[in-house]
Predicted 3D model of a 73-nucleotide RNA (transfer RNA) from a Myxococcales bacterium. Its Rfam family is "tRNA". Rfam describes the family as follows. Transfer RNA (tRNA) molecules are approximately 80 nucleotides in length. Rfam classes the family as a transfer RNA. Lineage of the source: Bacteria > Pseudomonadati > Myxococcota > Myxococcia > Myxococcales. Model confidence (mean pLDDT): 82 of 100.

RNA sequence: AGGGCGCUGGCUCAAUCGGUAGAGCACUGGACUCCAAAUCCGGGGGUUGGGGGUUCGAGUCCCUCGCGCCCUG
Repeated sequence: AGGGCGCUGGCUCAAUCGGUAGAGCACUGGACUCCAAAUCCGGGGGUUGGGGGUUCGAGUCCCUCGCGCCCUG
């Protein structure tokens, strides 16, 4: 330099053909307990790596930039 894959709550990952962003863990309030753990019930936390475009509507499609991994030279 060229090519491929990936980037989504604190962490690990989902999200069909474009149609209201979810789960587990963690955190937090409560129940239970002599206390705690375990268990059970509830709650907060994201505008999806940045920007732009297409569309009634974008995590998803297009362009561009950044970061990580891999391949080729």